The RNA shown here (transfer RNA) has 75 nucleotides and comes from a compost metagenome. Its Rfam family is "tRNA". Gene Ontology term of the family: triplet codon-amino acid adaptor activity. It is annotated as a transfer RNA.
RNA sequence: GCCCGGUUAGCUCAGCGGUAGAGCAAUCGCUUGAUAAGCGAUAGGUCGCAGGUUCAAGUCCUGCACCAGGCACCA
Numbered sequence: 001g002c003c004c005g006g007u008u009a010g011c012u013c014a015g016c017g018g019u020a021g022a023g024c025a026a027u028c029g030c031u032u033g034a035u036a037a038g039c040g041a042u043a044g045g046u047c048g049c050a051g052g053u054u055c056a057a058g059u060c061c062u063g064c065a066c067c068a069g070g071c072a073c074c075a
Stems, first nucleotide, its partner, number of pairs: 001071003005067003010024004018055001026042005048064005
């Protein structure tokens, strides 16, 4: 330098154009003699950044950044 994958909640990950979810963790409650476990509820997001397309973008397009892999170059 070229190619491919990835970036979404605190963590691990879903989400094939129509107003973003799950599990775990957190908080509160139920339960218990008290814990743990179990059950219920609540909160938590500029969807990596900047543009573009579209009535509408996490999703499509372009550039950039970062992470991981492959190839090339390399005295």